The RNA shown here (transfer RNA) has 86 nucleotides and comes from a Candidatus Omnitrophota bacterium. Model confidence (mean pLDDT): 80 of 100. It matches the Rfam family "tRNA". By type it is a transfer RNA. Gene Ontology term of the family: triplet codon-amino acid adaptor activity. The sequence was found in a public genome assembly.
[in-house]
RNA sequence: GCCGGGAUGGUGGAACUGGCAAACGCGCUGGACUCAAAAUCCAGUGGGACUUAAAUCCCUUGAGGGUUCGACUCCCUCUCCCGGCA
Numbered sequence: 001g002c003c004g005g006g007a008u009g010g011u012g013g014a015a016c017u018g019g020c021a022a023a024c025g026c027g028c029u030g031g032a033c034u035c036a037a038a039a040u041c042c043a044g045u046g047g048g049a050c051u052u053a054a055a056u057c058c059c060u061u062g063a064g065g066g067u068u069c070g071a072c073u074c075c076c077u078c079u080c081c082c083g084g085c086a
Stems, first nucleotide, its partner, number of pairs: 001085007010026003019069001027045006046059004062078005
């Protein structure tokens, strides 16, 4: 230099025929159980503004653009990681 694969909440990781982003697990928070803890079980859990709390609003798929009514998904450029060829 060329080719292929990858980057998604705190974390692992799903969702790619373009149509509610975050299923499922871990972790975390609250509760049950226990003398207490572990294990187990139940409920909740992306971020921000406002709020007692909710409702509501805004933001979020490595970064920036483009196509589209609509993009994690398609197209272009770039960054980083892994592998192959030279």

The source organism's lineage runs through Bacteria, Pseudomonadati and Candidatus Omnitrophota.